The prediction has a mean pLDDT of 82.
This is a predicted structure of a 73-nucleotide RNA (transfer RNA) from Coemansia sp. RSA 552.
It matches the Rfam family "tRNA". The family's RNA type in Rfam is transfer RNA.

RNA sequence: GCCCACUUGGCUCAGUUGGCAGAGCGUCUGUCUCGUAAACAGAAGGUCAUCAGUUCGAUUCUGAUAGGGGGCA
Numbered sequence: 001g002c003c004c005a006c007u008u009g010g011c012u013c014a015g016u017u018g019g020c021a022g023a024g025c026g027u028c029u030g031u032c033u034c035g036u037a038a039a040c041a042g043a044a045g046g047u048c049a050u051c052a053g054u055u056c057g058a059u060u061c062u063g064a065u066a067g068g069g070g071g072c073a
Stems, first nucleotide, its partner, number of pairs: 001072004006067002010025004019056001027043005049065005
């Protein structure tokens, strides 16, 4: 330099042939306990990497950019 796939709560990852964003773990609160943990119940937490384009409508499609990863030279 070229090619490929990836980027979604604090972490690990789902997801939708375009129509209200989810799980597990973690955090917080409550119940329980002499107390802690466990268990149970509930809650908070997301510009779906960024900027444009297409569309009535984009996390999803297209392009560019950025980041880390893999391959070729």